[in-house]
RNA sequence: CUCUUAUCCAGAAAAGCUGAGGGAUCAGGCCCGAAGACGCUUUGGCAACCGUCUCGCAUUUAAUAUUGCGGGGAAAAGGUGCCACUUCCUGCUCCGGUUAUCCGGGGAAAGAUGAGAG
Numbered sequence: 001c002u003c004u005u006a007u008c009c010a011g012a013a014a015a016g017c018u019g020a021g022g023g024a025u026c027a028g029g030c031c032c033g034a035a036g037a038c039g040c041u042u043u044g045g046c047a048a049c050c051g052u053c054u055c056g057c058a059u060u061u062a063a064u065a066u067u068g069c070g071g072g073g074a075a076a077a078g079g080u081g082c083c084a085c086u087u088c089c090u091g092c093u094c095c096g097g098u099u100a101u102c103c104g105g106g107g108a109a110a111g112a113u114g115a116g117a118g
Stems, first nucleotide, its partner, number of pairs: 001118008013043005021032003026091004044083003049079002052074004056069003087110001092107006
């Protein structure tokens, strides 16, 4: 980097450094930002995706072990991730309402993160 798959309206900030843009990309909107954003470092925290432990059920067995489950629970001193705004909102498509521009909902695309594969 590519592919597969799960999740994405919950949650969690201080200090130091830096100094102008930032919220992925393009457009529109809405926000954050010299009362210092974004980023970096340190510390702190959030969260059960993988892994660990345990319970239940199933599988297997003479009995364990083993293996499995859109299973329940524990644990943050194992591996990642995350800590403004729903992935900040919309864009493509379908449906409903309302009607000549809005509202609501489903799906897709794109993106992020985990796990697996190349």
A computed fold for a 118-nucleotide RNA from uncultured Fodinibius sp., annotated as SAM riboswitch aptamer (S box leader).
The coordinates come from a structure-prediction model, not an experiment, and the mean pLDDT is 85.
NCBI's taxonomy places the organism under Bacteria, Balneolota, Balneolia, Balneolales, Fodinibius.